A computed fold for an 89-nucleotide RNA from Paenibacillus sp. 598K, annotated as c-di-GMP-I riboswitch aptamer.
The sequence is in RNAcentral, with records from Rfam.
Lineage of the source: Bacteria > Bacillati > Bacilli > Caryophanales > Paenibacillus.
RNA sequence: GAAAAAGGCAAACCCGGCGAAAGUCGGGGACGCAAAGCUACAGACCUAAGGGGUCCGGCGAGGAUCCUAUCGGUGGCUGAGUUACCGAA
Numbered sequence: 001g002a003a004a005a006a007g008g009c010a011a012a013c014c015c016g017g018c019g020a021a022a023g024u025c026g027g028g029g030a031c032g033c034a035a036a037g038c039u040a041c042a043g044a045c046c047u048a049a050g051g052g053g054u055c056c057g058g059c060g061a062g063g064a065u066c067c068u069a070u071c072g073g074u075g076g077c078u079g080a081g082u083u084a085c086c087g088a089a
Stems, first nucleotide, its partner, number of pairs: 001086001008033002013028006031076001037082003041079003044074003050068007
């Protein structure tokens, strides 16, 4: 799946924990969701602790800026894989 019923999840925001951050977990809360269940495998996106480049600086301590995911994140970005609840015609 029937402009169906049952049942489910829970964005923003608030409180608390974790984390450098992105974000995540728990509670409250509902914007939405038919896999908004699960898996970062492919693409995409976010972050940059650590590492690297450039610059500033008694070229000291340190600072600014750019790049970078290596077992960092997002399954509520897409594809793929995988599992599953309810119910007429």